């Protein structure tokens, strides 16, 4: 320390997602040990059954249980046994009685608190312990346990009797101790056990002594309680809150201060520095991340606090308002004999439950630690251990070296091989873990027992302290630890492998099954999904899920931002608040800087130590930001005092202006009314109709009326705080600016809440209405037109007075302040200099336009900052839901301010590029259009498609760029189809093997494949091994497929388009996509040259080179030719090679020359010469790309799939169908024509399985026939429109020839399906073709014929070829197709794009909603258990102390009852909140669903 994902690419914003730590975890899958932690996060849910607090016979009566002395009997010889009986012993049950049961150990429900923390106070208490003082005399009366009766099922309980104490009550004393000013007054206690010389006593003991314990009071030391400061989660859609509430003063209480209570008086208190109310939480040390600051969390361990089924409440004690005490309501659970009773794991174990989840009904008190005792010692589920559990952290190990035949298998393979891999095996080695036997610590202080010294003491006794000695204490556990034996023996797995992210190939699957943390994979070649081989990570664990930081500077204190990405409040005024010029003096609140106390241990860090190591444990030190205490210092902030003039502001002279109110005024236009001329249209659009109009409009003249509103001047002029503000006068008035001095002497900014003012629209109440103009009607327009246009028209708009409070209320830019180059241009001042002028300088305030630095994600901003700073305010935190719901407020409504969540999507936005498009713009070309000329579209027929039909009518080609295409040629073949026969290593290829030379004539039988036979025939080459080459048979690899896939490909083609275009390098430039060069200005067919130019240069296209042509030359002259001679039907000959022609090679043309025009350039006009002039004319010749165009049926090819068939072989049949449609052509409709003779001129080709010549026969097709020709020789071959002649005379015709009948030719193995062809006959449709549409700019269109290919034959089709031959083009608005440049964009699959809404269906969350069930609360009532507190004089009962002899009273007490608080519970009424609800509103999502087309281009109405 990043990353991925919005886009074709870019930068920026912005969010979402991952890598990294952790964790009381849980689950999948796996699983060797050892060590040290850790282990119900939910149901504070119910709990069964054990154990968690008891101890003290040295407080006390006693003796139910168990020992024993003692005494008694029985039995025996005793020894003994056995029964009885026995508080003397030991010792003890239940009892009294101390002291503990207020610690320990759980839990986190309450709780938003003086609860915690952290610094502090003063008005308290305090058992047991330490330290001191000083006592402990002396009486008294009861309960309990026992006994006895008596109720009850039982828990228990009542009555009587007896009885001890350290138990309880009084006297006496009381230094000090409370109370009181004092005088004075008031309250205490208890004994026990060891031991013991003399004394004294019948004993018991007294008595002395130590040791325990008592009583009072003091000080400490640890606890406890009370107060204070400060800090301690959200939410204002919780804004007011309080009545003992604030204080005071008397009383009361408590251990202590205090409204703590309580009576009076006062009316306070608390809150925007957030009171109350809600809601959620123990709080802290610290514990997780983080560089830090922060953020999250408060298991385990430590300190406080709370609680102990739920509420409530004393009580006893030093301490509780008490988890394992008590009462008392509830709720729940057991027992019951129905009258009553009894319980409370949020101790330890454990069980149900709930959940995804959380251990043994173990062992020991040995240590450590508490209670109780003098102690010994009991007790101890605190503890110490052990079990479970990979839940974590730490650690060791599943073996170490050799070991290529690079094994086998396994997976891939281009089949050569690679890989698994030195891994295995094999050999030699260790032995930790784990087994099996052996030894074997430390955790042990202490207690007794015996003895010495010492203290105390009267004491050689008891006690204690120290020692010595002796014996005795271990849950753990025969563990840790050590030594021997055997022997690799006992021990690796999980995830993951597309990109982030380390790791790649196969197979099988076919948008199916799945994966996915985001991108996002799968639709027949999936590194994405299952297996598998390999790899790559980490490892006894590894991966998911959750959940917290981080990353994310994504709440920005560090460390963000607001002009277009979210985001400046519409605008001033202004209150608390924040912040503030400049001097000087104090102060010392912040600051600074020293010291003290605190900051509990634990933890973190740093350096030592213990466990073999590490975790871990331990010692010591730092650390601990904070608090408070106090010295000091004044420099900045604050305070406070006195100044000062620069911020501000007053006072003077002036100045500009739509600044804002009120009254009045004025002219044009517009309408409307009256009158006049006048007469048929007006008016309105694109066109038109609705409308007015002969009952006289329009028009056009005079008068009038009545209401808005201010032409020109007028301007990125002005004026104000925004919104706004405009004829013209007068009033009244508020703001700037300038200019000079004088005064005040910080008086400033800025502003949450407030208050004001806010266009238009609306809204009430009067008013007023010309003219416009929502609703509305009506004509149009359209598919439809609730629009967009027209014709009318109502509120409105206008005015007065109130409300409304909002706008793209925009500079999308808060306010005030200082600094930071400049240039132009306007508005209002002011100075100032002269050449006095429409000058020049210089300054102030405002306004604009460029523009430097800087800044900015880029556009752009740029002294009027988005620059660099300081203040102070509001806003923003992904999109959609939604500026909506629900609440409050405000409004009369309409609404408006405040303002969310669920759900949902990975993205929305924002600035630029670069392309594509626009019913955007320039500019330019092209048979694009116009001008023309001739056709298609109508008719018959030819073809080809389409639909149909069929056993098949094989397949493909489908806008242009599929339809006379593929096919240059389907009667069989072809063929790929159909029907039936048949073949199964094939019909063709290689290879083994065995046999044969091949090969030829031939019968039978069948539709033929085919199947049975006959007969001829021995070959070539050779080194004599055997070779090629056919042919048969036979197995198996294989062959074979016109099956499928053009969207798996190659090659080949077609299209934009023969359109000017597409592109590099290098430099330049922008963060960057990209741009520049290629754009501009001119010129071209041309990115074609030329000039400019941050661009310079190249490349692929252009053009040139080839070909054909059109002139001329040189060569050459036979099959070509024929001028001049010679011959002749005939270039036949002879001769010739001039010409023509024919084929080689040259030459010609290049804007070269002249003039114009242009920028003197490219170029272009004209003209000259020339056969040809501006590319001469035709052809090959097709840039980077694009359409997943076309072609797997031309080859070729991966996959896949058939394999007695989808391969082969054969006959028939079909491709030729035919209600219809469309594309291509033929031939027509005639007189520029038809017929009939008769005469003439090409060119380019073809021919041996071939053209075919002369002659002969046929009306002819054609047939004999048979010369020449492998061709400039022969031949196909007669061209034909055209000319001349004659006829036909405008008819369905002497037009036009379809169809049919007849009779033949001809090819072929075969014309039936289904050929061309001749001759007779027959003689259809059609008189030039609607919408619409197609070719052509010259030797072309039209017209006219020939000839190839293919092919046995089968062209009107295609490819070529001459012969005749034209008309038009002004010119680029329009329609189509391109090209350059530039605009807008929300397109980029790129306008065949994108996209909104409203229905309809299905989910999904939410809001209303009669109500309906809960929970919390608030107020005002009833009610009132326990309990405490108070009363109780005529209520019952009484053992202590007083008076009395005594009965009895007193006093004090307990009961009862009253009365004051309250806890449950009740009634009524509010409020907050969850949950559900018939219906009903919207919103989200969702495959191709209707309906239109609102937006994106002028998106077709901006």
């Nucleotide at each position: 320390a990043g990353a991925g994902u919005u886009u074709g690419a870019u930068c920026a914003u912005g969010g979402c997602u991952c890598a990294g730590a952790u964790u009381g975890a849980a689950c999948g899958c796996u699983g060797g040990c050892g060590g040290c932690a850790c282990g119900c996060u939910u149901a504070a849910c119910a709990c069964a059954u054990g154990c968690a607090a008891g101890u003290c016979g040295a407080a006390u009566g006693g003796c139910a249980g168990c020992a024993c002395a003692g005494a008694u009997g029985u039995a025996g010889u005793a020894a003994u046994a056995c029964a009885u009986u026995g508080g003397g012993u030991g010792g003890c049950g239940a009892a009294u009685g101390g002291c503990g049961g207020a610690c320990g150990g759980g839990u986190g429900a309450g709780u938003a608190a003086c609860g915690c923390g952290u610094a502090g106070g003063a008005a308290u208490c305090u058992g047991c312990c330490u330290a001191a003082a000083a006592g402990a005399g002396g009486g008294g009366g009861a309960c309990a346990a026992c006994c006895u009766g008596g109720g009850g099922a039982a828990a228990c309980u009542c009555a009587g009797g007896c009885u001890a104490a350290u138990a309880c009550c009084g006297c006496a004393u009381a230094c000090a101790c409370u109370c009181g000013a004092g005088a004075g007054a008031g309250g205490a206690a208890a004994g026990c056990u060891g031991g013991g010389g003399a004394c004294c006593g019948c004993a018991a003991g007294g008595c002395c002594u130590a040791g325990c314990g008592c009583u009072u009071u003091u000080a400490g030391a640890g606890g406890a309680g009370c107060c204070u400061g400060c800090g301690u989660c959200u939410g204002a859609u919780u804004a007011g809150c309080u009545a003992g509430u604030u204080g005071g003063u008397g009383g009361g209480g408590u251990a202590a201060a205090g409204g703590c209570c309580u009576a009076c008086c006062a009316a306070g208190g608390c809150g925007a520095u957030g009171a109350u109310c809600a809601g959620u939480a123990g709080c802290u040390g610290g514990u997780c991340u983080g560089a830090g600051a922060g953020g999250a969390c408060g298991a385990u361990c430590a300190g406080c606090c709370a609680c102990a089924c739920u509420g409530g409440g004393a009580c006893u004690g030093a301490g509780a308002c008490a988890c394992g005490g008590c009462c008392c309501a509830g709720a729940c659970u057991c027992c019951u004999a129905c009258g009553u009773g009894a319980g409370g794991c949020a101790g330890c174990a454990g069980u149900g439950g709930g959940g995804a989840a959380u251990a043994u009904u173990g062992g020991a008190c040995a240590a450590u630690g508490g209670g109780g005792g003098c102690a010994a010692c009991c007790c101890u589920g605190a503890u110490c251990c052990a079990g479970c559990g990979a839940u974590g952290c730490c650690g060791c190990g599943u073996g170490u070296g050799u070991g290529a035949a690079g094994a086998a298998g396994g997976c891939c393979u281009u089949c050569g091989g690679g890989u698994u891999g030195u891994a295995a095996a094999g050999c030699a080695c260790u032995u930790u873990u784990g087994u099996u036997g052996g030894g074997g610590a430390a955790g042990a202080a202490g207690g007794g027992g015996u003895u010495a010294a010492g203290a105390u003491g009267a004491a050689u006794a008891a006690u204690c302290u120290u020692g010595a000695u002796c014996u005795u204490u271990g849950a753990c556990g025969g563990u840790a630890c050590c030594c021997a034996a055997a022997g690799a023996a006992u021990a690796a797995g999980c995830a993951c492998c597309g990109g982030c992210u380390a790791a790649c190939u196969c197979u099988g699957u076919g948008c199916c099954a799945g994966c996915a943390g985001c991108c996002g994979c799968g639709g027949u070649a999936a590194u994405a999904c299952a297996g598998a081989g390999g790899g790559u990570g980490c490892a006894a664990g590894c991966g998911u899920u959750a959940a917290u930081c981080g990353g994310a500077a994504u709440u920005a204190c560090u460390g963000g931002g607001c002009g277009u990405a979210a985001a400046g409040g519409g605008u001033g005024c202004g209150u608390a608040g924040g912040u503030g010029g400049u001097u000087u003096g104090u102060u010392a609140a912040g600051u600074u800087a020293g010291u003290g106390g605190u900051g509990a241990a634990a933890u973190c860090c740093c350096u030592g130590g213990g466990c073999u190591u590490a975790a871990c444990c331990u010692a010591g030190g730092g650390c601990u930001g904070g608090c408070u205490a106090u010295u000091a210092a004044a420099a900045c902030u604050g305070g406070c005092a006195a100044g000062c003039u620069g911020g501000a502001g007053u006072a003077g002279a002036g100045u500009a202006g739509a600044g804002g109110g009120u009254a009045g005024u004025a002219g044009a236009a517009u309408u409307c009314c009256c009158g006049g001329u006048g007469u048929a249209g007006c008016a309105g659009u694109g066109a038109a109709a609705u409308g007015c109009g002969u009952a006289g409009a329009u028009a056009u003249c005079g008068g009038g009326a009545g209401g808005a509103a201010u032409a020109c001047c007028a301007g990125u002029g002005g004026c104000a705080a925004a919104g706004g503000c405009g004829g013209c006068u007068a009033c009244c008035u508020g703001g700037a600016c300038c200019c000079a001095u004088a005064c005040u002497g910080a008086c400033a900014c800025u502003g949450a809440g407030g208050c004001a003012c806010g266009a238009a629209a609306g809204c009430g109440u009067g008013g007023g209405g010309a003219g416009c103009a929502a609703a509305c009607a009506g004509g149009a327009u359209u598919a439809g037109a609730u629009a967009c246009c027209c014709u009318g028209g109502u509120a409105g708009u206008c005015c007065a007075c109130g409300c409304u409070g909002u706008a793209a209320a925009c500079g999308a830019u808060g306010a005030a302040a200082a600094c930071u180059a400049g240039a132009u241009g306007u508005u209002a001042g002011g100075c100032u200099c002269c050449u006095u002028g429409a000058g020049g300088g210089c300054u102030u305030a405002g306004u604009a336009u460029u523009g430097a630095a800087g800044c900015u994600a880029a556009c752009g901003c740029g002294a009027u900052a988005a620059g660099u700073u300081u203040u102070c305010c509001g806003c923003c935190u992904g999109g959609g839901g939604a500026g909506u719901a629900c609440g409050g407020c405000c409004g009369c409504a309409a609404g408006g301010c405040u303002a969310a969540a669920a759900c949902u999507c990975a993205a929305a936005g924002g600035a630029a590029u670069u392309g594509a498009c626009g019913g955007g713009g320039g500019c330019c070309c092209g048979c694009a259009c116009a001008a023309g000329c001739g056709g298609u579209g109508g008719a018959g027929c030819a073809u080809g498609u389409g639909g149909u039909u069929u056993a098949a009518u094989u397949c493909g080609a489908u806008g242009c760029a599929a339809c006379g295409c593929g096919g240059a040629g389907a009667a069989c073949c072809u063929u790929a189809c159909c029907u039936g026969g048949c073949c199964u290593u094939g019909a063709c290829a290689u290879c083994u093997a065995g046999g044969g030379a091949a090969u030829c004539c031939u019968g039978u039988a069948g539709a033929g494949a085919u199947a049975c036979g006959g007969g001829a025939g021995u070959g070539c080459c050779g080194a004599a091994a055997g070779g090629a080459a056919c042919c048969c048979u036979a197995a198996g690899a294989c062959a074979g497929g016109u099956g499928c896939u053009g969207c798996a490909u190659g090659g080949c083609u077609g299209c934009c388009g023969u359109c000017a275009g597409c592109u590099c390098g290098u430099g330049u430039u922008g963060u960057g996509a990209g741009a520049u060069g290629u754009u501009g200005g001119g010129c071209u067919a041309a990115g074609u040259c030329c000039c400019g130019u941050a661009a310079c240069g190249a490349g692929c296209g252009c053009a040139a080179c080839c070909c054909c042509u059109a002139u001329c030359c040189u060569u050459a002259g036979u099959u070509g030719c024929c001028a001049u001679c010679a011959u002749u039907u005939a270039g036949u000959u002879g001769g010739g090679c001039a010409c023509u022609c024919u084929a080689a090679g040259g030459a010609g043309a290049c804007u070269g020359c002249a003039g114009g025009u242009g920028a003197u350039a490219a170029a272009c006009c004209u003209g000259a010469g020339g056969a040809a002039g501006g590319c001469g004319g035709g052809g090959a010749u097709g840039a980077c790309g694009u359409c997943a165009a076309g072609u797997c049926c031309u080859c070729a090819u991966g996959g896949c799939c058939c394999u007695u068939a989808u391969g082969g072989c054969c006959a028939g049949g079909g491709c030729u169908a035919c209600a219809c449609a469309c594309g291509u052509g033929c031939u027509a409709c005639a007189a520029u024509g038809g017929g009939c003779g008769g005469u003439a001129c090409a060119g380019a080709g073809g021919g041996u399985u071939g053209c075919c010549a002369a002659c002969c026969u046929g009306u002819a097709a054609a047939g004999g026939g048979g010369a020449g020709c492998u061709a400039a020789u022969c031949u196909c071959a007669g061209a034909a429109a055209a000319c001349c002649g004659u006829u036909c005379u405008c008819a369905g015709u002497c037009c036009g020839g379809a169809u049919u009948g007849a009779a033949g030719u001809c090819u072929g193995c075969a014309a039936c399906u289904c050929g061309a062809c001749u001759u007779c006959a027959u003689g259809a449709a059609g008189c030039u073709g609607g919408a619409a549409u197609c070719g052509c700019u010259a030797g072309u269109a039209a017209u006219c014929g020939c000839g190839a290919a293919u092919c046995a034959g089968a062209a009107u089709g295609u490819c070529g070829c001459g012969g005749u031959g034209g008309a038009u083009a002004c010119g680029u608005u329009c329609c189509c197709g391109g090209g350059c440049c530039u605009u807008g964009u929300a397109c980029a699959c790129a306008c065949c794009g994108c996209c909104c809404g409203u229905c309809a269906c299905a989910c999904c969350a939410u809001g209303g909603g009669a109500g309906c069930u809960g929970a919390u609360u608030g107020c005002g009532c009833c009610a009132g258990a326990a309990g405490u507190a108070g009363g109780u004089a005529u209520c019952u009962c009484c053992a202590a102390c007083c008076c009395g002899u005594a009965a009895g009273g007193g006093a004090a007490g307990a009961g009862g009852c009253c009365u004051a608080c309250c806890a449950c519970g009740g009634c009524a009424u509010g409020a907050u909140u969850a949950g559900u609800g018939a219906c009903u509103g919207g919103g989200g999502u969702g495959a191709a669903g209707u309906c239109g087309u609102a937006a994106c281009a002028a998106g077709g109405u901006a």
Molecule: small-subunit ribosomal RNA
Organism: metagenome